[in-house]
Context: one part of a larger RNA
Molecule: small-subunit ribosomal RNA, central domain
Organism: uncultured bacterium
RNA sequence: CUGGGCGUAAAGAGCUCGUAGGCGGUUUGUCACGUCGUCUGUGAAAUCCUAGGGCUUAACCCUGGACGUGCAGGCGAUACGGGCUGACUUGAGUACUACAGGGGAGACUGGAAUUUCUGGUGUAGCGGUGGAAUGCACAGAUAUCAGGAAGAACACCGAUGGCGGAGGCAGGUCUCUGGGUAGUAACUGACGCUGAGGAGCGAAAGCAUGGGUAGCGAACAGGAUUAGAUACCCUGGUAGUCCAUGCCGUAAACGGUGGGCGCUAGGUGUAGGGGCCUUUUGGGGUUUCUGUGCCGUAGCUAACGCAUUAAGCGCCCCGCCUGGGGAGUACGGCCGCAAGGCUAAAACUC
Numbered sequence: 001c002u003g004g005g006c007g008u009a010a011a012g013a014g015c016u017c018g019u020a021g022g023c024g025g026u027u028u029g030u031c032a033c034g035u036c037g038u039c040u041g042u043g044a045a046a047u048c049c050u051a052g053g054g055c056u057u058a059a060c061c062c063u064g065g066a067c068g069u070g071c072a073g074g075c076g077a078u079a080c081g082g083g084c085u086g087a088c089u090u091g092a093g094u095a096c097u098a099c100a101g102g103g104g105a106g107a108c109u110g111g112a113a114u115u116u117c118u119g120g121u122g123u124a125g126c127g128g129u130g131g132a133a134u135g136c137a138c139a140g141a142u143a144u145c146a147g148g149a150a151g152a153a154c155a156c157c158g159a160u161g162g163c164g165g166a167g168g169c170a171g172g173u174c175u176c177u178g179g180g181u182a183g184u185a186a187c188u189g190a191c192g193c194u195g196a197g198g199a200g201c202g203a204a205a206g207c208a209u210g211g212g213u214a215g216c217g218a219a220c221a222g223g224a225u226u227a228g229a230u231a232c233c234c235u236g237g238u239a240g241u242c243c244a245u246g247c248c249g250u251a252a253a254c255g256g257u258g259g260g261c262g263c264u265a266g267g268u269g270u271a272g273g274g275g276c277c278u279u280u281u282g283g284g285g286u287u288u289c290u291g292u293g294c295c296g297u298a299g300c301u302a303a304c305g306c307a308u309u310a311a312g313c314g315c316c317c318c319g320c321c322u323g324g325g326g327a328g329u330a331c332g333g334c335c336g337c338a339a340g341g342c343u344a345a346a347a348c349u350c
Stems, first nucleotide, its partner, number of pairs: 003322004007304002012318001014201004021194003025088003029084003033081002035077008049065006091191001092188003095184005103177007110154001114150008125136002162169002206247006215241002220236004258317006266295013299306002323350003332343004
């Protein structure tokens, strides 16, 4: 180098952009670089293989052939790949017209609830549990009414639903802004796919500085339970949870399923568009594109299951796996304020 794999057995990078590289639609002409044919030279000898021969045989030795898969040159072929060249429109993109959306950022704002404060009414309990106790309460609690304050989250709508590359996104309004889908087929004319390195984004927790703190609540304290109870239950409660800025860069970052393109029965929901038919028009039927579910044929699969949203049939590119433990550890390097992250062994052992 070669093989087989990656939903659940080891194995898809958390996601995207993109450099090199790899791969790449239809067609004209041309070159002849790859590719193919033929010829010539060279490819030392020995060895190896082979046809014979010589030592009584063998090992061994001799002669011839073959091999030497390569390189160089000449001539030729031009289907395929490639270079150059001209064209094309189906891939890709643009434009225009519509449409849906919790996509993103900032500002402003609303009501319910909770807690707390002030005042009124009111009196002996409240709270909590399996049962209790700690706790709160005659210095007037709980309950109830009125008013004030604060922070955080947005009931119903709400979905098996929508949007986003992933993480993720939900009260309302405004401003700025990204992407998508359908239709037209006007424009560009292969401008494409993937992507080693690289760059950016990236839940929660955590870190730094400054603010904020209603509720919840690691740590911690107390009460219970228990043989014990460093827990589960209860009463409190700090960090945190929230905001701004900067780090961290990890997750069962999961569809445990990388991306792209094409092909391969159907049925039934649902979301957003378009066409046609029909007038139950706040409607029905049919068809088509895009998304999202369920069932299921062929096929695949160890089975489970997957099945036009493939795990089916193919092509292209990347990542990854190669018995368990040791170990995602040590050492080294890079990154980080730290916590730690990324990269990543071996001895030994079964």